[in-house]
RNA sequence: CUUAUCAAGAGUGGUGGAGGGAAUAGGCCCUGCGAAACCCGGCAACCGGUAGAAAUACGCGGUGCCAAAUCCUACAGAUUCAAUCUGGAAGAUGAG
Numbered sequence: 001c002u003u004a005u006c007a008a009g010a011g012u013g014g015u016g017g018a019g020g021g022a023a024u025a026g027g028c029c030c031u032g033c034g035a036a037a038c039c040c041g042g043c044a045a046c047c048g049g050u051a052g053a054a055a056u057a058c059g060c061g062g063u064g065c066c067a068a069a070u071c072c073u074a075c076a077g078a079u080u081c082a083a084u085c086u087g088g089a090a091g092a093u094g095a096g
Base pairs, nucleotide, nucleotide: 001096002095003094004093005092006091011040013039014038015037019030020029021028024074025073026072027071041066042065043064046062047061048060049058050057051056070090075087076086077085078084079083
């Protein structure tokens, strides 16, 4: 850079001790009833593998993920009178 997906799903575990929700800004949240991180566990099924004529299945290998829509907004448009919807941008993940 191209392309697909992003409203589903996933713990009353252990260590750890104060932060966390990508970045900037605003909002709204989570968190000593224990944040991040690590381990264990789990979810999912993108790629590979195996079985199959295929649909598909398994979950073995490589990733990924495990509060809230990618937590929401930021740009544009529509409806319309302060919100709702649609699209985009940005981002995340896989494959190339």